[in-house]
C1' cells in the first nucleotide's frame, strides 16, 4: 500500500427555475408575501412505556412472561459494570487479550435417553472367584463392578490394606457436591478451615419454586355537522332472568324487557375539528460516576400529510474514480454523485437492510528500510 472481517461515524452543500403539503400576515374569488417540509434505520411491528377507552369494586382457577448479582432507566425480555461456566489466540509457565452463554431447581414426582451395548439406572456379555457334577474338556448354581468390550454418556480417581475373588469395604491423598465457621466483597461469588456424602444425563420434556402480568389500541377517544327507522321476514332462546357491563372459566356484584342470537330482505350516512406533534426534546461545554447514566447552565424550535405533500431539471462547490506508468503534491481534462429505504399518535430499545466514503482493531499478501 492492497484485500478480507468486525465495530463506530458520515451517508452531501448551495443557487436558479418549475411544482406539491403546510405556518403566519395581507387580500377575498382560490392570489401574493414569508417561514418550515423524512431516516439512520422513518422498516420489521419483536419488547417496554406514555396517552386513551372499557368495571361500582373484588376473589379464585386457568393462561402468559421472566429467572447469576448489583446498578441505570418512566419501563423493559433493553443497557452498564461485575461473578461463574464454556471457548479462541499468544505464551515454556504464570498469565495476557478476546468471544459466547434462557446462567433457578434433576435426593418433590412423572417421562425420555437414537445406534451400539448384557445393562442407559432394580447393571453380569466376556473375564475373575467359590460350590456341585465330571478322569478331563466342560456344564449348572451363586458371588464379584478390579480388568475387557459398546457408547456422546457406564455407577468418584490414584496408592495401600483387605478378600475365595472383589468392591469407599477400610485408610491416606486428590476430586466433585453440600452443611458450618472465618476472612474479603453491597451482592453474585472467591479463599481458607472443618464435617458429611459419592448421587449418570435431560427442565428451549411435563413439572416445581420465586417474581411479575386486566383487556383493547390513534381505524383509541371526545366534539360538531349530515342522515335516520325504536325497519321487515324466518328459526331458536327469554321475568322459571335471556342478555349486557375489565378478555377464558367459576364466584361475586350492577343493570336488565323499549328483549337476545343466527340467517335473509330493504334503506340512510360515510364530512369536519380536536387528539397531532413542546418534549423521558435536540445541541454545546461544565461537574459527577469505572460505566450505562445523572445534575444544573447556555442555546435552539426541528414535518404534520389523510390515500396520503416532502419532487424534477440545470449550474457551481465538496467527495470519489479515471487519463497516470514507483510514490507525493499541484494544475488540466473526462466520468459518477449512485445504496437501503421512505413519516402516519408519540417516546425508549432490539433486530434486520444498506452503494460509496471514513476511523479504529485483527488477519493475510506484496514492496522498501
Nucleotide at each position: 500500500a492492497c484485500u478480507a472481517c468486525a465495530a463506530g461515524c458520515c451517508g452531501g452543500g448551495u443557487u436558479a427555475u418549475c411544482g406539491c403539503c403546510u405556518u403566519u400576515g395581507c387580500g377575498u374569488a382560490u392570489g401574493c408575501a414569508u417561514g418550515g417540509g423524512a431516516g439512520g434505520a422513518a422498516a420489521g411491528u419483536c419488547c417496554g412505556g406514555a396517552c386513551a377507552g372499557u368495571g361500582a369494586a373484588g376473589a379464585g382457577c386457568a393462561g402468559c412472561g421472566c429467572a447469576c448479582c448489583a446498578c441505570c432507566u418512566a419501563a423493559c425480555g433493553g443497557g452498564u459494570g461485575g461473578g461463574a461456566g464454556c471457548u479462541u489466540g499468544c505464551g515454556a509457565a504464570a498469565g495476557c487479550a478476546g468471544g459466547c452463554u434462557a446462567c433457578a431447581g434433576a435426593c418433590a414426582g412423572u417421562g425420555c435417553c437414537a445406534c451400539a451395548g448384557a445393562a442407559a439406572a432394580u447393571g453380569a456379555c466376556c473375564g475373575c472367584c467359590u460350590u456341585u457334577a465330571g478322569c478331563a474338556a466342560u456344564a449348572a448354581a451363586g458371588g464379584u463392578a478390579a480388568g475387557g468390550g459398546u457408547g456422546a454418556a457406564a455407577a468418584c480417581g490414584u496408592a495401600g490394606g483387605g478378600u475365595a475373588a472383589g468392591a469407599g469395604c477400610c485408610u491416606a491423598c486428590g476430586u466433585a457436591u453440600u452443611g458450618u465457621a472465618u476472612u474479603g466483597g453491597u451482592a453474585a461469588c472467591a479463599a481458607u478451615a472443618u464435617g458429611a456424602u459419592g448421587g449418570g444425563g435431560u427442565a428451549a420434556a411435563c413439572c416445581u419454586u420465586g417474581c411479575g402480568c386486566a383487556c383493547u389500541g390513534a381505524a383509541a377517544u371526545g366534539c360538531c355537522a349530515a342522515a335516520u327507522a325504536g325497519g321487515c321476514g324466518u328459526a331458536c332462546g327469554u321475568u322459571u332472568g335471556a342478555g349486557g357491563g375489565c378478555u377464558g372459566c367459576u364466584c361475586g356484584u350492577c343493570c336488565g324487557a323499549u328483549u337476545g342470537u343466527a340467517c335473509g330482505c330493504g334503506g340512510g350516512u360515510u364530512g369536519g375539528c380536536a387528539g397531532c406533534u413542546a418534549c423521558a426534546g435536540g445541541u454545546g461545554a461544565u461537574g459527577u460516576g469505572u460505566g450505562a447514566g445523572c445534575a444544573g447552565c447556555a442555546u435552539c424550535g426541528c414535518a404534520g400529510a389523510u390515500a396520503a405533500a416532502u419532487g424534477a431539471u440545470a449550474g457551481c462547490c465538496g467527495u470519489c474514480c479515471c487519463g497516470g506508468g514507483a510514490c507525493c503534491a499541484u494544475a488540466c481534462g473526462g466520468g459518477a454523485u449512485u445504496a437501503c429505504a421512505g413519516a402516519a399518535u408519540c417516546c425508549g430499545g432490539c433486530u434486520u437492510a444498506c452503494a460509496g466514503g471514513u476511523u479504529u482493531g485483527u488477519a493475510g499478501u506484496u514492496g522498501u528500510u
Predicted 3D model of a 369-nucleotide RNA (Bacterial RNase P class A) from an uncultured Chitinophagaceae bacterium. Its mean pLDDT, the model's own confidence on a scale to 100, is 75. Of the family's consensus pairs, 97% are formed in the model.